Background: The prediction has a mean pLDDT of 84. The RNA shown here (SAM riboswitch aptamer (S box leader)) has 102 nucleotides and comes from a Cyclobacteriaceae bacterium. The sequence was found by an Rfam model in a public genome assembly. It matches the Rfam family "SAM riboswitch aptamer (S box leader)". Rfam describes the family as follows. The SAM riboswitch is found upstream of a number of genes which code for proteins involved in methionine or cysteine biosynthesis in Gram-positive bacteria. The organism belongs to Cyclobacteriaceae, within Bacteria.
RNA sequence: UGCUUAUCCAGAAAGACCGAGGGACUGGGCCCUGUGAAGUCUUAGCAACCCACCUAGAGGGUGCUAAUUCCCAUCCUGACACAAGUCAGGAGAAGAUGAGCG
Numbered sequence: 001u002g003c004u005u006a007u008c009c010a011g012a013a014a015g016a017c018c019g020a021g022g023g024a025c026u027g028g029g030c031c032c033u034g035u036g037a038a039g040u041c042u043u044a045g046c047a048a049c050c051c052a053c054c055u056a057g058a059g060g061g062u063g064c065u066a067a068u069u070c071c072c073a074u075c076c077u078g079a080c081a082c083a084a085g086u087c088a089g090g091a092g093a094a095g096a097u098g099a100g101c102g
Stems, first nucleotide, its partner, number of pairs: 001102008013043005021032003026073004044065003049061003053057001069094001074091007
């Protein structure tokens, strides 16, 4: 980096260093942020995908710890509307994470 597959409206933060951005990308919206963003480290926690134990929950490997993957974007259906469009539901795309494979 590619392919397959499962899940994604639940859950879970403190400290230290640092110092201005961040919420994947593009556009829009809306948020978070000097009462300290992102990042790194430590500790703690959540969870139960894989492994071990072998039926007990949590020992090991990942992962995660603002907001649904923060929301919308494409397609379909329904309701409302003269229309622009709004709302609701479903699917898809993209993305994230695990496992397997190349």